This is a predicted structure of a 76-nucleotide RNA (transfer RNA) from a Thermoplasmatota archaeon. Rfam family: tRNA. It is annotated as a transfer RNA. Its family is annotated with triplet codon-amino acid adaptor activity in the Gene Ontology. It was read from a public genome assembly. The prediction has a mean pLDDT of 81.
RNA sequence: GCCGCUGUAGCUCAGUAGGUAGAGCACCCGGCUGUUAACCGGACGGUCGUCGGUUCAAAUCCGACCAGCGGCGCCA
Repeated sequence: GCCGCUGUAGCUCAGUAGGUAGAGCACCCGGCUGUUAACCGGACGGUCGUCGGUUCAAAUCCGACCAGCGGCGCCA
């Protein structure tokens, strides 16, 4: 340098014919219990990597860029 994959909640990850952004865990509140843990319920939590484009409407389609991983190549 070229190609591919990945980037979504604090963490691990879902989310494909474009149409309200989700789960588990963690944290917080409550229930249960003599207490804790476990278990049960609830609340909170998001610029969907960045910028732009298409569209009535974009996490999703298109372009460029950034970061991580892998493969190939180049120099020595």